A computed fold for a 103-nucleotide RNA from Occultella gossypii, annotated as SAM riboswitch aptamer (S box leader). The coordinates come from a structure-prediction model, not an experiment, and the mean pLDDT is 81. Lineage of the source: Bacteria > Bacillati > Actinomycetota > Micrococcales > Occultella.
RNA sequence: UCACCAUCCAGAGCGGUCGAGAGUCCUGGCUCGUCGACGCCGCAGCAACCCCCCAACGGAAGCCUCCCGAGGGGAAGGGUGCUAAAGCCAGGGUCGAUGGAGU
Numbered sequence: 001u002c003a004c005c006a007u008c009c010a011g012a013g014c015g016g017u018c019g020a021g022a023g024u025c026c027u028g029g030c031u032c033g034u035c036g037a038c039g040c041c042g043c044a045g046c047a048a049c050c051c052c053c054c055a056a057c058g059g060a061a062g063c064c065u066c067c068c069g070a071g072g073g074g075a076a077g078g079g080u081g082c083u084a085a086a087g088c089c090a091g092g093g094u095c096g097a098u099g100g101a102g103u
Base pairs, nucleotide, nucleotide: 002102004100005099006098007097008096013043014042015041016040017039021032022031023030025092026091027090028089029088044083045082046081049079050078051077052074053073054072057069058068059067087095
């Protein structure tokens, strides 16, 4: 870079900094924002996608270990992610975001 799979109505905010726009590109709404939003940094937290932890199950071999597989429970640690409103809403678009496993 490309195609694939899953998820996107649950959950979780304080401080510092910046200074005017932000919430996805367009249209129309609505909302947030000089009582400082958005972004960035720090800390804290949420969650359970991956690693991981627990107890069982199935596959192969005579048993155990190891390996493989689909689920259940968990959150100490690691990799991401996320922490206004349903991805804010409706319509549209070769729309987007995050994770996983590939090429």